[in-house]
RNA sequence: CUCUUAUCAAGAGCGGCGGAGGGACAGGCCCGAUGAAGCCCGGCAACCAGGCAAAGCCCAGGUGCCAAACCCGACCGAUUUAUCGGAGGGAUGAGAG
Numbered sequence: 001c002u003c004u005u006a007u008c009a010a011g012a013g014c015g016g017c018g019g020a021g022g023g024a025c026a027g028g029c030c031c032g033a034u035g036a037a038g039c040c041c042g043g044c045a046a047c048c049a050g051g052c053a054a055a056g057c058c059c060a061g062g063u064g065c066c067a068a069a070c071c072c073g074a075c076c077g078a079u080u081u082a083u084c085g086g087a088g089g090g091a092u093g094a095g096a097g
Base pairs, nucleotide, nucleotide: 001097002096003095004094005093006092007091008090013041015040016039017038021031022030023029027072028071042066043065044064047062048061050058051057052056070089075086076085077084078083
C1' cells in the first nucleotide's frame, strides 16, 4: 500500500509546557488569544491479548480515542424541501497478501 471483515448517536481534564491554527477532502458550518496544533501528565474505552467453566463478567498489557452523529456534505433514491434511506469516501481494530 491492497484485500477481507467488524464498528463508527455512548464515553473521556476548570492540569502543565506551547504559541496559531484546527475540524481527512470541493463547499458549508463551526472551534480557537476566555488561547489552536503539538508535547507531557490525566482520563475514556473491551477490537486484540490475558483471567474465569461460560451467555457473560473482569482486566488498560497491544492498539485506539478524549467539540459538534464520521460536524454537515459532495453521488443515487424517496419525499413533508427539509428530513430519511442507501452508495461512495474516511477513521479504528482484527486477519490476509

A computed fold for a 97-nucleotide RNA from Sulfobacillus harzensis, annotated as SAM riboswitch aptamer (S box leader). The sequence is in RNAcentral, with records from Rfam. Its Rfam family is "SAM riboswitch aptamer (S box leader)". Rfam's curators write: The SAM riboswitch is found upstream of a number of genes which code for proteins involved in methionine or cysteine biosynthesis in Gram-positive bacteria. The source organism's lineage runs through Bacteria, Bacillota, Clostridia, Eubacteriales and Sulfobacillus.